[in-house]
C1' cells in the first nucleotide's frame, strides 16, 4: 500500500408451520396443536490415549428459546462501507 477470510452495519433475496376463545387493532390470557433459517444442546468420521476421558460440523437430531396475519435480533446468498488482522 495491502487482496482471501473473519467482525459490524446499511441495502436486495430468502422457507416452514394453527385454528378456536376472550379481549378495542396490535400486544396479551387459555387450550390443543404445528414449525425450525435466530441463539442453545446433543451426535459421526477424524485426532490423542495401552483403556477410560477430552477435543470434534451442519441446512441433521433436540424444540429450552424463538416462531406458526404481520413484523421477524430469520440461517443462509449477493452488493457497498467500515474496523482489526494478515499473505503479497
Nucleotide at each position: 500500500u495491502g487482496a482471501c477470510g473473519c467482525g459490524u452495519c446499511g441495502c436486495g433475496g430468502g422457507a416452514g408451520a394453527g385454528u378456536c376463545g376472550g379481549a378495542u387493532c396490535a400486544a396479551c390470557c387459555g387450550a390443543c396443536a404445528c414449525c425450525g433459517a435466530a441463539g442453545g444442546a446433543g451426535c459421526a468420521a477424524g485426532c490423542c490415549u495401552c483403556c477410560c476421558c477430552g477435543c470434534c460440523a451442519a441446512u441433521c437430531u433436540c424444540u429450552c428459546a424463538g416462531g406458526u396475519c404481520a413484523c421477524u435480533u430469520c440461517a443462509c446468498c449477493g452488493c457497498g462501507a467500515c474496523g482489526a488482522c494478515c499473505a503479497g

A computed fold for an 88-nucleotide RNA from Agromyces atrinae, annotated as Glycine riboswitch aptamer. The model forms 91% of the base pairs in the Rfam consensus. The source organism's lineage runs through Bacteria, Bacillati, Actinomycetota, Microbacteriaceae and Agromyces. The RNAcentral record of the sequence draws on Rfam. The prediction has a mean pLDDT of 77. It matches the Rfam family "Glycine riboswitch aptamer". Its family is annotated with glycine biosynthetic process in the Gene Ontology.